RNA sequence: AGGGGUAUAGCCAAGUGGUAAGGCACCAGGUUUUGGUCCUGGCAUUCCUAGGUUCGAGUCCUAGUACCCCUG
Numbered sequence: 001a002g003g004g005g006u007a008u009a010g011c012c013a014a015g016u017g018g019u020a021a022g023g024c025a026c027c028a029g030g031u032u033u034u035g036g037u038c039c040u041g042g043c044a045u046u047c048c049u050a051g052g053u054u055c056g057a058g059u060c061c062u063a064g065u066a067c068c069c070c071u072g
Base pairs, nucleotide, nucleotide: 001071002070003069004068005067006066007065010024011023012022018055026042027041028040029039030038048064049063050062051061052060
C1' cells in the first nucleotide's frame, strides 16, 4: 500500500428495514437468624463516528476511526 473481518449494556452475545433477545454482573424487593441459593422486577432515550437512502435504519449506501487476519 492492497484485500478481508470485527465494532450492540460493566463483560459475553443474538438481532438480514417496522418499539434491540438471552446469560453473567449490578440495583430494588420477596424468601432466610445472616449470607448464599431460589423467585419477582429494574437496567441500551446515543447499536464505533459523521453523512446519505427510506414513511421508518442496529440492519442498506458512502467516508472515516480502532483492533485482528491475509498478501507484498

A computed fold for a 72-nucleotide RNA from a Calditrichia bacterium, annotated as transfer RNA.
RNAcentral records the identical sequence in 2 taxa.
The prediction has a mean pLDDT of 81.
It matches the Rfam family "tRNA".
The RNAcentral record of the sequence draws on ENA.